């Protein structure tokens, strides 16, 4: 010290990504009132027009010009007066000699990775103008020279000569307090060279004057003299400020590992202020450098700034302090101080002038142009203040600095008002149409008057300075702050965002379109996520983007993390450096703890307190500045050093166990080959075949040979090695570990970076060897292919020797050591003990190898004395996925290749573990007509019917694997109808509402017109309510306006119903328990069930919705009812020969009709299941027995199943048409193809004759009897019946004949002819009948369906629909009535447990390479064009320094000649730019080419993910 969003179906964890904070010299958008404070060229250290930033000093010196007072003369004038000449004193100027300053002050960060910067020392190795203090001097002579002025020359800048002058200019001698050298004596200190006092003696070495005042004295004067200041000079001190030195600190790369020749020391010199390779000569061979040298890359350093909890991390604008730098390169002079921003000289690039000879010039100073860039100010005002420079001072001079201006660039203050004020105003927006916001906001009404405007006064900041003093004078900002007044709410609000993170919602356009995104993602007809509107949230003169930065980030983890499996232990050991290290004494004080001191510059940061009205800002105090240093004192540990000990470490003796290692030699079993022998036809191989061998004798079997390679059985969860590994047996050489003794040694130890050794398998090199096996190759299958799997052969290679190679999923996916921590059990090698006659068993106890488990760790699986627990110590390694272990350097290798090891660009995930599920061509168990067993079909045939598809104006729509397809449709000739053509209507065929008209209105016959709709004409002629009426209202009709209507569009907005897994048996909850968690338990397990059905056990109790049951219909009895049913028995009556049979009566036995009960519960009996239970098998009884058959009923829930065209219903769409209306015509079209049914093909049949037996319904515009007519459909009549009453033939089968096996007396399609019936109408398009006709078909291919008993299978009747009818279909009723189930191996479908997933849109899943296209970014490439840097060499400016100076020379010496010193020029060393030649390193580009990346729907296969269909992966070829 705050999180959150995002990897899943969910879930933990790892792990990246992005948000939310904070800043900023910032820039961009949109908006802008004031103020006061800051702040502004971060890019081109690119190039600059103009101005202006450094001058001063006459109290250092000459000259000159002006000018002013005064003198004195001259000239005009009569004078005043003018003018001129000289002087003298002043003022203002001009350049010059000389002083000082110009090295200060300001600008920039190029360049530097360095003593350049920051701390902190050192300087006994040094300097230092002005200043300050102290001491002593300031004496005496010289020669020049600029200015001037003459001449010469240039275009100009300027030279050049001759003359003439001055000084605080310049040189000589004296003096010497003193300084400095040099010899030298004493004394103190210190650091090694030394310092320091204090003496001698000898040498060298100074100077300048200017100004005020001044009594006496000298002097004509000026001065001399005194005396004040200011200067000069020697010296000492000291303050400043420089300089040099060292500790130690300071980015990043090792794909940069070795650098260095003045190099590293010495010696002598020589150079500076000073030490020194700083320089040179000669010696010697050194210095640096895994604690990172050299190479490269960046980079001014710090106070400090921003961030952070806080260690840390970025950064070094303004301010401050320290380097460098001044157009680029070099170079030195002068000075005290520069190698010099506004100074010289050279060389180079640019610019300007030029008379073409030659010149000038350097804004990183203040403004300012232009440029580049996203992007950063006025050519402004004063020296009033601070402070420099100069001068004794006034005073000049400062673009330092103070102010102002510009910019919301940053912080900070302020204000656009404040109160009342509900009719909650319009008005906009929303709507469920009531309302609701906006919102007390507005308006209105009652204050106020900051800011701003105007008027009007008006500062602080000012000390100093002039002056004897009185006294005067001085303000850029600035008529500024600040005060008062005047009017008036009057002049002053935007911007962003509103899906989550994140505070704020709706409605309307849009429709994967435009478009928005910081992540995650929104957008495909209902968008809170685009745009726009209303309206909320936030913030406010700002508000948002954009760019960076630290933060969040514990996500580089020092605080503070990690490596079994998420990214991560090196393949294994030896071993160096390094790190780490057992017990005791002593002693040291280097790490450690502590006092002191000194520093840690101000600012800055924080506390405190003042001062501008407050604040920002500014002043003052302290505290802080975590750090270095010096110095005291302490000694527990570390750490040094002595001296010791034995628990670590090593040795020694005895022991035993081992596939450890090497080498030699030696066997037996296969296999294969050869030769002989017996023998034949065949092996051999596979899922099934083939290629192969074999009659030239194979396979097989006997013998006998060669030859290699491996070592069955013992064999283990077992041993032994460091790790790779090691397996037959004997012998030889040889490493380890272990155990027992407790003898020796004395920390000798642990780990290890580099480095060094070993290190399977493939694989290379060379020479052997090859039996088997086998990449490559080849053949034969398999395959859509099939360069695979699978056969068949068969090279390297496998084996040995020597030599590379050095990599593996080199694996416990666990570094190595060492201590501590409950335990149980096996097992391998020992030792002790006890026991035994000896022995095993047994006990203890070491070391190994294992298997469960405590605590305890873990994200969890899981580890668990052989840790993945607690600890130490070392080493090595990790930091999102992907590119990529790849490029490009290196290094190693013959090669292959290994090792080290990036980036551009891309992605928001990539993973670990577990959990739920769904999937497996994974297990396990269990069920269904699922298979088997069976019977009967589909599949061919011709027809019917549905749908495809074709056609068409239209062939209306929908249904589409199971689960569309005789499906909605329970019935298209019109009508249905919805579709097409054509003809019509417009408030409409239909419902409400307003309004307005309307009495010859409503309505309407019969007429015209037409296909009809419609469209005209129109006799007649109307209601109802309220009033006496006149009227008013309705109703109706007309016309208009809302509006109807639409089988139009979306079932992927939507109810509601439906289908389907499926009557499968499963789905779930509540409290507990468990687990960080999604979940888990319950629900699993042993048994049982049709069934989550039941039972028994269990961290589960219980519970719902299902399963059963409760309904309903059958099966069986019972009572009860009795008409329309129902006739045993009783009786009458007709008929009859008689049985009889008809009808009444009476009856309710019986059958039946429907209503109440009652039966069936494993309830009894044996038996079985490991007791029991649940259960199952038998069995009794019983009509019926193990849910007795059948119906209804349909869990959680799947398919975004279906349905918008039954109906409802959002939303879109049309409105003289997508609405109505009507005729026709279409849904019926026919090369085909598929479902689904009829009919068959025949004899178990068919034809014909005769007889018999239901049962559900139906029934008035209905259904019809008897009867008559047709040869039949039918007709004609109507008796009875709104029904147990009346109407409605059952057929098969049985019985008898006929047929005799054929395309038929099967088989009925097709077609003609005649005819019936329904309807307005059968032409496209009905249905039924007679006669005729007589088609394909002889049982049906892969292939598929249904059915477990009253079931299939066959036989027929009934209904709806409906005028009629495609019905053969649909729903139902009844008779006749089987066969078969070994069994669950397979196919399909489902439940439950288990396993394994990379799968969750859930395998119709997922995913993986290549080829193609488009982009991008990147390696190689033959060059090619740039940076930069090395090494040889040339060339060689300008300058130091060195020699030389024959020219030339004013100061000194010299009587002179001459000398001494100086100067011009010459020369050399070095030198900068340039140059030539060769490496190095870097960028850019390059035809081409290699991989890699990313892209909604290309190709080609299918590798991985389940046993993924050949497990998969790993190394190698």
């Nucleotide at each position: 010290u705050a999180g959150a969003g995002u990897u899943u179906g969910a879930u933990c964890c790892u792990g990246g990504c992005u948000c939310a904070g904070a800043a900023c010299g910032a820039a961009c958008g949109c908006u802008g009132g004031c103020g006061g404070c800051g702040u502004g060229g971060a890019u081109a250290a690119g190039a600059c027009a103009u101005g202006c930033a450094a001058g001063u000093c006459g109290a250092g010196c000459g000259c000159u010009g002006a000018u002013u007072u005064c003198a004195a003369g001259g000239u005009a004038g009569c004078a005043a007066u003018a003018u001129u000449u000289u002087g003298a004193a002043g003022u203002c100027g001009g350049a010059g000699c000389g002083g000082c300053g110009c090295a200060a002050g300001g600008g920039u960060g190029c360049g530097u990775a360095a003593c350049a910067c920051g701390u902190g020392g050192g300087u006994a190795a040094c300097c230092u103008g002005c200043c300050a203090u102290g001491a002593a001097g300031u004496u005496u002579g010289g020669g020049a020279u600029a200015a001037c002025u003459c001449g010469c020359u240039g275009a100009a800048a300027g030279g050049c000569g001759a003359g003439c002058u001055a000084a605080u200019a310049c040189c000589g001698g004296a003096u010497g307090u003193g300084a400095c050298a040099a010899u030298u004596g004493a004394g103190a200190g210190g650091c090694a060279u030394c310092u320091u006092c204090u003496g001698a003696u000898u040498g060298u070495c100074a100077a300048a004057g200017c100004u005020g005042g001044g009594g006496a004295c000298c002097g004509u004067a000026a001065g001399g003299c005194c005396u004040g200041g200011c200067g000069c000079u020697u010296c000492u001190u000291g303050a400043u400020g420089a300089g040099c030195c060292c500790a130690a600190g300071u980015c990043g790369g090792a794909u940069u590992a070795g650098c260095u020749a003045g190099u590293u020391g010495g010696u002598a010199g020589g150079g500076u202020a000073a030490c020194g390779g700083c320089c040179u000569a000669c010696c010697a061979a050194g210095g640096c450098g895994a604690c990172g040298a050299u190479c490269c890359g960046u980079a001014a350093c710090u106070g400090g700034u921003c961030u952070g909890a806080g260690a840390g991390g970025a950064c070094g604008a303004c301010c401050a302090g320290u380097c460098a730098c001044a157009c680029c390169g070099g170079a030195a002079c002068u000075g005290a101080g520069a190698c010099a921003c506004g100074g010289u000289c050279c060389g180079g690039a640019c610019u300007c002038c030029u008379a073409c000879g030659g010149g000038a010039g350097g804004c990183a100073g203040c403004a300012g142009u232009g440029g580049g860039g996203a992007a950063u100010a006025u050519u402004g005002g004063a020296c009033a203040a601070u402070g420099g420079g100069c001068g004794a001072a006034a005073g000049c001079c400062u673009g330092a600095u103070c102010c102002a201006g510009c910019g919301a660039c940053g912080c900070c203050g302020c204000g656009u008002g404040g109160g009342u004020g509900a009719a909650g105003a319009a008005g906009g927006c929303c709507u469920g149409c009531g309302g609701g916001u906006u919102g007390u906001a507005a308006a209105a009404c009652c204050c106020u008057u900051u800011c701003g405007a105007c008027g009007g006064g008006g500062a602080a900041g000012a000390a100093a300075c002039c002056g004897c003093a009185a006294g005067g004078u001085u303000g850029a900002c600035g008529g500024u702050a600040c005060c008062c007044g005047u009017a008036g709410a009057a002049g002053a609000a935007g911007c962003c965002c509103c899906g989550g993170c994140u505070a704020a919602c709706u409605c309307c356009g849009u429709g994967c379109c435009a478009g928005c995104a910081g992540c995650c993602g929104c957008g495909g007809u209902a968008a809170u996520a685009c745009a726009g509107a209303g309206g909320u949230c936030c913030c406010a003169a700002g508000c948002g983007u954009u760019g960076u930065u630290c933060g969040g980030a514990u996500u580089c983890a020092c605080u503070g993390g990690g490596c079994g499996u998420a990214a991560a232990g090196a393949g294994u050991g030896c071993g160096u450096a390094g790190g780490u290290g057992g017990c005791c004494u002593a002693u040291u004080a280097a790490g450690u703890u502590u006092g002191a001191u000194g520093u840690g510059a101000a600012a800055u940061c924080u506390c405190c307190g003042a001062g501008c009205u407050c604040a920002a800002c500014u002043c003052g105090g302290a505290a802080a500045c975590u750090g270095c240093a010096u110095u005291g004192a302490a000694u527990a540990c570390u750490g040094g050093u002595a001296a010791g000990c034995u628990a670590g470490a090593g040795g020694g003796u005895c022991g035993g166990a081992g596939g450890g290692g090497a080498g030699a030699c030696u066997g037996g079993a296969a296999u294969u080959c050869u030769u002989g022998g017996u023998g034949u036809a065949g092996c051999a191989g596979u899922g099934a075949a083939a290629u192969g061998c074999g009659u030239a004798g194979a396979u097989a079997u006997c013998a006998a040979g060669a030859g290699g390679a491996a070592c069955a059985c013992c064999a283990a969860u077992g041993g032994c090695g460091a790790a790779g590994g090691c397996a037959a047996g004997u012998c030889u050489c040889u490493g380890g570990a272990c155990g027992a003794c407790c003898c020796c040694u004395g920390a000798c130890a642990c780990u290890g970076a580099g480095g060094c050794a070993c290190g399977a398998a493939a694989g290379c090199u060379a020479g052997g060897g090859g039996a088997g096996c086998a990449a490559a190759c080849a053949g034969g299958a398999u395959u859509a292919g099939a360069u695979a799997c699978c056969c068949u052969g068969g090279u390297a290679g496998u084996c040995c020797u020597a030599g590379c190679c050095g990599u593996a999923a080199a694996c416990g996916g666990u570094g190595c050591a060492c201590a501590c921590u409950u335990g149980c059990u096996a097992u391998a090698a020992g030792a002790g003990g006890a026991a035994u006659c000896g022995a095993c068993c047994c006990c203890u106890u070491u070391u190994g190898u294992g298997g469960c488990g405590a605590a305890g760790c873990u994200a969890a699986c899981g580890c668990g004395u052989u840790a993945a627990g607690u600890g130490u110590g070392c080493c090595g390694c990790c930091u999102g996925g992907g590119a990529a272990g790849u490029a490009c350097g290196g290094u190693c290798g013959c090669a292959a290749g290994a090792u080290u090891a990036a980036a551009a660009c891309u992605c928001a995930a990539a993973g670990a573990a577990a959990u739920u599920g769904a999937c497996g061509g994974g297990g396990g168990c269990c069920c269904g007509c699922a298979c088997a067993a069976g019977c009967g079909g589909u599949g061919g045939a011709g027809u019917a019917u549905g749908u495809g598809g074709c056609u068409u104006a239209a062939u209306u729509c929908g249904a589409u694997g199971c689960a569309a397809c005789g499906c909605g449709a329970a019935g298209a000739a019109c009508c249905u109808u919805a579709c097409c053509u054509g003809g019509c209507c417009u408030u409409g065929a239909c419902a409400u509402g307003c309004a307005a008209g309307u009495g010859g209105u409503a309505g309407g016959a019969a007429c015209c017109u037409g296909a009809a709709a419609g469209g005209g004409c129109g006799a007649c002629g109307a209601c109802c309510u309220a009033g006496c009426a006149a009227u008013a209202g309705g109703a109706g009709c007309u016309u208009g306006c809302a509006c109807a209507g639409g089988u139009g569009c979306u079932g992927c907005a939507u109810g509601g119903c439906u289908g389907u897994c499926g009557u499968c048996a499963g789905c779930u909850c509540g409290u507990g328990u468990c687990g960080u968690g999604a979940g888990a338990u319950g629900u699993u397990g042993g048994g049982u069930u049709a069934a989550g059905u039941c039972c028994c056990g269990c961290a589960a109790c219980g519970a719902g919705c299902g399963c059963a049951a409760c309904c309903c219909c059958u099966a069986u009895g019972u009572c009860c009812u009795g008409u329309u049913g129902c006739c045993a028995c009783c009786u009458g009556a007709a008929c009859g020969a008689g049985a009889g049979u008809u009808c009444g009566g009476a009856g309710c036995a019986c059958u039946c009709u429907g209503g109440a009960c009652a039966g069936a519960c494993u309830g009894c009996c044996u038996u079985g299941c490991u007791u029991a239970a649940a259960c199952g098998a038998g069995g009794a009884g019983g009509a019926a027995g193990g849910u007795g058959g059948g119906g209804a009923u349909g869990a959680c829930g799947u398919c975004a199943a279906g349905u918008c065209a039954g109906u409802a219903u959002g939303g879109c769409c049309c409105u003289u048409a997508c609405g109505g209306c009507c005729a026709g015509g279409g849904c019926u079209g026919c090369a085909c193809a598929c479902g689904u049914a009829c009919u068959a093909c025949a004899a178990u049949g068919c034809c014909c004759g005769g007889c018999a037996c239901a049962a559900u319904g139906g029934g008035a515009a209905g259904c019809a009897a008897u009867a008559c007519c047709g040869u039949g459909a039918g007709g004609u009549g109507g008796a009875g019946c709104a029904a147990a009453u009346c109407c409605u033939c059952a057929a098969a089968a049985c019985c008898g004949g006929g047929c005799u096996c054929a395309g038929u007396u099967c088989g009925g399609a097709u077609u003609g002819u005649a005819g019936g019936c329904u309807g307005c109408a059968a032409c496209u398009c009905g249905c039924c009948u007679a006669c005729a006709u007589g088609a394909a078909g002889c049982u049906g291919g892969a292939a598929u369906c249904g059915c477990u008993a009253g079931u299939a299978a066959u036989g027929g009747c009934g209904c709806a629909u409906c005028a009629g009818c495609u019905a053969c279909g649909g729903c139902g009723c009844c008779g006749u009535g089987a066969a078969u189930a070994c069994g669950u191996u397979c196919c399909c479908g489902g439940g439950c447990c288990u396993u394994g997933u990379a799968c969750a849109c859930a395998c119709c899943g997922c995913c993986c390479g290549u080829c193609a296209c488009a982009u991008c970014a990147u390696g190689a490439a033959a060059g090619c064009c740039g940076u930069u840097u090395g090494u040889a060499c040339c060339c060689g400016a300008a300058g130091u320094c060195a020699u030389c100076g024959u020219g030339c020379u004013a100061a000194c010496c010299g009587c002179a000649a001459g000398g001494a010193g100086g100067c011009a020029g010459a020369u050399g060393c070095c030198g900068a730019a340039g140059g030539u030649a060769u490496g190095g390193a870097u960028g850019g580009u390059g035809a081409u080419u290699g991989g890699g990346a990313u892209g909604a729907a290309g190709u080609c296969g299918u590798a991985a993910c389940a046993a993924g269909g050949u497990a998969a992966c790993c190394g190698u070829a």
Description
This is a predicted structure of a 1517-nucleotide RNA (small-subunit ribosomal RNA) from an uncultured prokaryote.